[in-house]
RNA sequence: ACGAACGCUGGCGGCGUACUUAACACAUGCAAGUCGAACGAGAAAAGAGACUUCGGUCUCUGAGUAAAGUGGCGGACGGGUGCGUAACACGUAAGUAACCUGCCUCAAGCUCUGGGAUAACUUCUCGAAAGGGGAGCUAAGACCAGAUAAUGUCUUAUCGCAAAGGUGAUAAGAAAAAAACAAGCCUCUAUCUUAUGCUUGUGGCCUGAGAUGGGCUUGCGGCUCAUUAGCUAGUUGGUGGGGUAAAAGCCUACCAAGGCAACGAUGGGUAGCUGGUCUGAGAGGAUGAUCAGCCACACUGGCACUGAGACACGGGCCAGACUCCUACGGGAGGCAGCAGUGGGGAAUUUUGCGCAAUGGGCGAAAGCCUGACGCAGUAACGCCGCGUGGAGGAUGAAGGCCUUCGGGUUGUAAACUCCUGUCAGGGGGAAAGAAGAGGGCCAGCAUUAACAAUGCUGGUUUUCAGACGGUACCCUCAAAGGGAAGCCCCGGCUAAUUCCGUGCCAGCCGCCGCGGUAAUACGGAAGGGGCAAGCGUUGUUCGGAAUCAUUGGGCGUAAAGGGCGCGUAGGCGGUCGCGUAUGUCUGCUGUGAAAGCACACGGCUCAACCGUGUGAAGUCGGUAGAAACUGCGGGACUUGAGGCUGGGAGAGGUUGGUGGAAUUCCCUGUGUAGCGGUGAAAUGCGUAGAUAUAGGGGAGAACACUCGUGGCGAAGGCGGCCAGCUGGACCAGCCCUGACGCUGAGGCGCGACAGCGUGGGGAGCAAACAGGAUUAGAUACCCUGGUAGUCCACGCCGUAAACGAUGGGCACUAGGUGUUGGCGGUACUGAUUCCGUCGGCGCCGGCGUUAACGCAGUAAGUGCCCCGCCUGGGGAGUACGGUCGCAAGGCUGAAACUCAAAGGAAUUGACGGGGGCCCGCACAAGCGGUGGAGCAUGUGGUUUAAUUCGACGCAACGCGAAGAACCUUACCUGGGUUUGACAUGCAUUAGGUAGGCGAUGAAAGUCGCCUUCCCUUCGGGGCUAAUGCACAGGUGCUGCAUGGCUGUCGUCAGCUCGUGUCGUGAGAUGUUGGGUUAAGUCCCGCAACGAGCGCAACCCUCGCCCUCUGUUGCCAUCAGGUCAUGCUGGGCACUCUGAGGGGACUGCCUCGGUGAACGAGGAGGAAGGUGGGGAUGACGUCAAGUCCUCAUGGCCUUUAUGCCCAGGGCUACACACGUGCUACAAUGGUUAGUACAAUGGGUUGCUAUCUUGUAAAAGACCGCUAAUCCCAAAAAACUAACCUCAGUUCGGAUGGUAGGCUGCAACUUGCCUGCUUGAAGCUGGAAUCGCUAGUAAUCGGAGAUCAGAACGCUCCGGUGAAUACGUUCCCGGGCAUUGUACUCACCG
Repeated sequence: ACGAACGCUGGCGGCGUACUUAACACAUGCAAGUCGAACGAGAAAAGAGACUUCGGUCUCUGAGUAAAGUGGCGGACGGGUGCGUAACACGUAAGUAACCUGCCUCAAGCUCUGGGAUAACUUCUCGAAAGGGGAGCUAAGACCAGAUAAUGUCUUAUCGCAAAGGUGAUAAGAAAAAAACAAGCCUCUAUCUUAUGCUUGUGGCCUGAGAUGGGCUUGCGGCUCAUUAGCUAGUUGGUGGGGUAAAAGCCUACCAAGGCAACGAUGGGUAGCUGGUCUGAGAGGAUGAUCAGCCACACUGGCACUGAGACACGGGCCAGACUCCUACGGGAGGCAGCAGUGGGGAAUUUUGCGCAAUGGGCGAAAGCCUGACGCAGUAACGCCGCGUGGAGGAUGAAGGCCUUCGGGUUGUAAACUCCUGUCAGGGGGAAAGAAGAGGGCCAGCAUUAACAAUGCUGGUUUUCAGACGGUACCCUCAAAGGGAAGCCCCGGCUAAUUCCGUGCCAGCCGCCGCGGUAAUACGGAAGGGGCAAGCGUUGUUCGGAAUCAUUGGGCGUAAAGGGCGCGUAGGCGGUCGCGUAUGUCUGCUGUGAAAGCACACGGCUCAACCGUGUGAAGUCGGUAGAAACUGCGGGACUUGAGGCUGGGAGAGGUUGGUGGAAUUCCCUGUGUAGCGGUGAAAUGCGUAGAUAUAGGGGAGAACACUCGUGGCGAAGGCGGCCAGCUGGACCAGCCCUGACGCUGAGGCGCGACAGCGUGGGGAGCAAACAGGAUUAGAUACCCUGGUAGUCCACGCCGUAAACGAUGGGCACUAGGUGUUGGCGGUACUGAUUCCGUCGGCGCCGGCGUUAACGCAGUAAGUGCCCCGCCUGGGGAGUACGGUCGCAAGGCUGAAACUCAAAGGAAUUGACGGGGGCCCGCACAAGCGGUGGAGCAUGUGGUUUAAUUCGACGCAACGCGAAGAACCUUACCUGGGUUUGACAUGCAUUAGGUAGGCGAUGAAAGUCGCCUUCCCUUCGGGGCUAAUGCACAGGUGCUGCAUGGCUGUCGUCAGCUCGUGUCGUGAGAUGUUGGGUUAAGUCCCGCAACGAGCGCAACCCUCGCCCUCUGUUGCCAUCAGGUCAUGCUGGGCACUCUGAGGGGACUGCCUCGGUGAACGAGGAGGAAGGUGGGGAUGACGUCAAGUCCUCAUGGCCUUUAUGCCCAGGGCUACACACGUGCUACAAUGGUUAGUACAAUGGGUUGCUAUCUUGUAAAAGACCGCUAAUCCCAAAAAACUAACCUCAGUUCGGAUGGUAGGCUGCAACUUGCCUGCUUGAAGCUGGAAUCGCUAGUAAUCGGAGAUCAGAACGCUCCGGUGAAUACGUUCCCGGGCAUUGUACUCACCG
């Protein structure tokens, strides 16, 4: 944008439009007739009159009417449709000297004399009908004959112009016409008021011209397929003949063999063409409804007749299909006219009114006909216009929705007040569209004998006429609600957001994509946005799409350069003149229909719509000119190209010969047990003598070193040496030709490897194959063998990552450097060396270019010329067809279907069984463990009424839990309870609250009894209970809705920012590099300069010193006292306590290092290079952990998932795992004795001492609210004795029994003690953990929790080692680098 359709909705009007499908079939009506002024014949109904036998008859009117016929004109226009047609069908411009043209206009002449029929009609007859047949009558402007007719036509002859059969002149010859009708009149004629005459009008005939309309021919223009490449016998041309209005193979006979085609013939497919329409900035692309021009068609196919015109939509004939009628003999029909019907379809209207207007046919006219047309009807199908009210109106009403509960929003919206009255409705008025035509009268003109008549012009009057339609329009009435708003959308694109429901369901979606419990995306609602009598959806076209690129694209890596050359057609082409005028340019001119489009103005109230005028529009025709460029013709030139002469380089090609090394085979000798092969092996070879070694001989293939981003060739490709034949390039000379050039569709040739055919050859190697290994398997990689093949000759094949993934040619555009071939110059004794120049092969790099990477004089830069090729991925280089090939297969080369990507370059990360550097108890070096045993404890599993829940690699598992008998407790069973165990508020009622006692019960609870409140302004309040309402409560769910906290990488050295710079950008730089460090620590360098969070330091503690302090600590000195002891006086020096300072900083020295950072060593020092330890955890990762600490959104629950209580469970036990304890013993055990700590804790507590008890403990009774007293004994150690290698004097599980303690209560289920019992276990498989110094190991002590209950946890001290070569490997980490098809990031 639309001829649209569908969904929801729908007030009015104007103007338009309306079967895109079945050119499918059609009922019914209408759509082409008219003329009596061409002709003959000629009703009826009805009315009037007369007559009547009352049955009717006659006359007049109706009426020369109707209907039919002869004849004329028209039915070839108008209207419909788009089947066919790729064509002179259409468009445009020409031609016709090759033609026609009814009606119309102009001009000249004529319109004479005769004749015979025929329809209608009458009658007979056939047939069902349609329709005929016979006989008889009759007319004409019907038909026929004759006369006359030219300057016309035709023929012949001559001449002129011209050039297809044209035209003009002259002469001769020939052929061909006709029809009347109407009105009027008496001038003429005849007769006497008539026509045979005259006049006028209309018609007829011949001729010329015009106008209009057509026929035919031609140039140019506009679809697709080459997987259609050859087509053609009337085919191409000629001659004779025929034919037409007219040229022509249009037709025919003969002759010739032509004609068309890569500038696409022939064939296939599709299609009416155009003006225009839609879109687009344009160029284009798509389209061809309505309107207009042309064409074609009229049921399908064919044919002619009539006619001016047809091969004829509503004519004819034949054939066919279909439908209908039939008496079965035979007939009738053609909506792609207007309505209408069925059918098809997503889909397209009334069986309307009228000829009033416009137009058409006939007619002298009146008039008749006209589904053309004018109108109305149906349809929001389109365009345009209008309305559904306007102004005021805040308590911002109610209701709805949302809410952070404050409010917000709907919203001035409503209500309410005032105003207005379009449209619709009622009433009334009321057009334009009408111009004309007929009649009467008047005037003038023409004609005429004429004042008739007729015609024309003008005036006047009258009659006839409006389908639309009582319509447009105008006036008026009442009334603001009455009668008038919807549709789509609200994640981004794209204007517009919230709630509820749903829960990867239901659904949405144009693309991306939404939906798995908080969905702005689904559905509903509220609100909002857009458009509006419409709004959305679907379909189609153009645009955006520079996504077929003429304007205006590309081909190194994204799709795309042919494998390479030679060359045909074609395209393109050097310098200077001359000519021409093909292209080109300019002027004038013709045409380019109208409508449409643009502009201006105008008419409907505006607009849509319509009118007038002016423009715009061609690859067109004619004509006049220009001559630069292009083409063409002629001439000239030398620089492009080629030739000639002389040189040197080269794995260029081809043929023949020849050489040595190696391999293998054969022969002989020596020699003996292995050889060979691999990651390791085995198959294999070898005692029949291998391998090894020496000599000899044969065979085939390939040519080490030289060898080089060296050379040659068009590419493929080419490598020992020599010779023959041969191609090309290069350099120098500047002698010759004179544009001879470049490219190259088709075509032709060459073309690695592999493969094929025939024949040779065959040492090595080696597809297939066999065996051995490897492996889960191993049709592989590895090994032992081994055939085609590899080699030669001849012939095929014709492909490769045939690659520089870069077609060829020419020109231009900074440099540097190397190498190869030649030449020149200079210097020199000597040019390989230096300078210059030409050709080739490389590297680096600037401009420029590129998406980037990169390319960069060997371009991927800047231009020109030619060729090839590309147009999303897959399907697929497949299928079919064609063609080539012996085959394998090659070349050419689709579609259906399917996906929303495929792809390039670069970036950040991550990853790598990539490489580099570095670190860590990471490995290694060591010490001690775990894994085996028993027990403790946690987990899984199982069991159970319940075994509450969470945690699951490291980073869950002696974890939450620093302590489950009840409680805890969340679980189970049972008993109760419902405003609740707990908080706040309201209302009502009753009061006491609280304490004690009793009954019942397992308890909770229930019931009863006794005693008994506070403040007060005297109203009441506090407080309690009951009832009701708000609400409480939930260890119920979601840690994947969250906060907070925590773990982990990791105390790893990293993570970022600002500005600047670089890059189209993502990003980079800084942060990389060289050193150094524990460290992104520091130094140096650097397009970076700075900064932040981390590191370090600042903090705590231990180690040395100083100052101060001096009890509860300490005791050197003094004094007193004791068996002994800081016990006492005294003192504060020391130790110590706990406050504050000092001290360590690579500060000093030497060496190394860049005069650096820093490192090594040394001195001094209590301590030395961060002195030891702790606290401290960057940006972030793991949807890591926790809703059961707490907080919290949402959901769920509310006589229960809440609350109370008793009992049980969390403690179960075929089993598996983690973490520990105790051991297995002599570096030990037992007994006895002796010694040395630190940190802590203590009044519901620690408890000395004494007594009792074998002991756990109990009973008395001091001290201590703690540097004072107590726990408290430290233990290992040391000394002495015994044990003597054993299941023990090791080990202590398990069981029995007797006790103790805590507690309301130790049955399930505590701890401890005594006696007794005395299990496994003799150092632990694969595997695995910790630790680098006061560490590991070992020894004991204390504390938290706690009534009681540690082998766990946390802290404290005692004794006190070994080892580290080193960084290859395992694990984790850091840095830079590399590859990547990963980015949810290799668990990809």

Annotation: Predicted 3D model of a 1388-nucleotide RNA (small-subunit ribosomal RNA) from an uncultured bacterium. The RNAcentral record of the sequence draws on ENA, Greengenes and SILVA. Its Rfam family is "Bacterial small subunit ribosomal RNA".